[in-house]
RNA sequence: AUGUUAUCAAGAAAGGCUGAGGGACUAGACCCAAUGAAGCCUUAGCAACCUCCCAAAAUUUUGGGGAAGGUGCUAAAUUCUACCAAUUGCUUUGAUUCAUCAAUCAAGCAACAGGAUAGAUAACCA
Numbered sequence: 001a002u003g004u005u006a007u008c009a010a011g012a013a014a015g016g017c018u019g020a021g022g023g024a025c026u027a028g029a030c031c032c033a034a035u036g037a038a039g040c041c042u043u044a045g046c047a048a049c050c051u052c053c054c055a056a057a058a059u060u061u062u063g064g065g066g067a068a069g070g071u072g073c074u075a076a077a078u079u080c081u082a083c084c085a086a087u088u089g090c091u092u093u094g095a096u097u098c099a100u101c102a103a104u105c106a107a108g109c110a111a112c113a114g115g116a117u118a119g120a121u122a123a124c125c126a
Stems, first nucleotide, its partner, number of pairs: 003124006013043005021032003026082004044074003049070002051066006078118001083115002087111005093106005
C1' cells in the first nucleotide's frame, strides 16, 4: 500500500520566499487567484483521533474537563452534480379506464440533510 473501525453541513490566518495556476481523479457547473494560486518555511490558532484527569456504570462504555506531546486541519458541505431508491412538485409525452371531466400506470425534468461508490483524516492490524 491493502484491510478494519470511527468521523467528515461546526471551528480556526498572519508574515517571508517564490511566481500561475488551484479547488483529489474524469465530465459538467460554480468558485478562488498578480489586491498574489499551488508549493516551501516561520509564527499563531482551531479541534480533540491518539493522549491526561475526574465521575458514573461495569470491562469497555457514557458524561464532564485539560491541551504538554504525536498527527490532522485553518475559502465555499468532502464546493455541487454524476449511480440507486423514496417523497414532493411540474410536464409539449405515451398507455389503460372513461361519453366528458378525470383517475391510474409508465417516462422525463426539478427540489431534497437517504443510501452506495470514490476520497480525506485518525487509530489499529499485518

The RNA shown here (SAM riboswitch aptamer (S box leader)) has 126 nucleotides and comes from a Bacteroidia bacterium. It matches the Rfam family "SAM riboswitch aptamer (S box leader)". Rfam's curators write: The SAM riboswitch is found upstream of a number of genes which code for proteins involved in methionine or cysteine biosynthesis in Gram-positive bacteria.